The RNA shown here (c-di-GMP-I riboswitch aptamer) has 81 nucleotides and comes from a Nitrospirota bacterium.
Of the family's consensus pairs, 100% are formed in the model.
The coordinates come from a structure-prediction model, not an experiment, and the mean pLDDT is 78.
Taxonomically the source falls in Nitrospirota (Bacteria, Pseudomonadati).
[in-house]
């Protein structure tokens, strides 16, 4: 560099749940846990979910938040060739 559906090695992260904490929420931190994950690193760029607000006949709009919902970016393990 190209390729990984299955196959191998050393790692690695942690859904639901419970405890605690922050926040109107969605969600998030922190221990426990382990559903899964070959990039279940990373980044709110796009689109998508999702909550609050405002509007409102449909419907939009504004802030948030989700990267373990999809795409791009930006970094990287093993293994083959």
């Nucleotide at each position: 560099u190209u390729u990984g559906u299955c196959u191998c090695a050393g790692a690695g992260c942690a859904a639901a749940c419970c405890a605690g904490g922050a926040g109107c929420a969605a969600c998030c931190c922190u221990g426990g846990g382990a559903c899964g994950c070959a990039g279940a690193g990373u980044u709110a760029u796009g689109g998508g979910g999702c909550a609050u607000u405002c509007u409102c006949a449909a419907g939009g709009a504004a802030u948030g938040u989700u990267u373990g919902c999809c795409a791009g970016g930006c970094c990287g393990c093993c293994a083959a060739a």
The sequence was found by an Rfam model in a public genome assembly.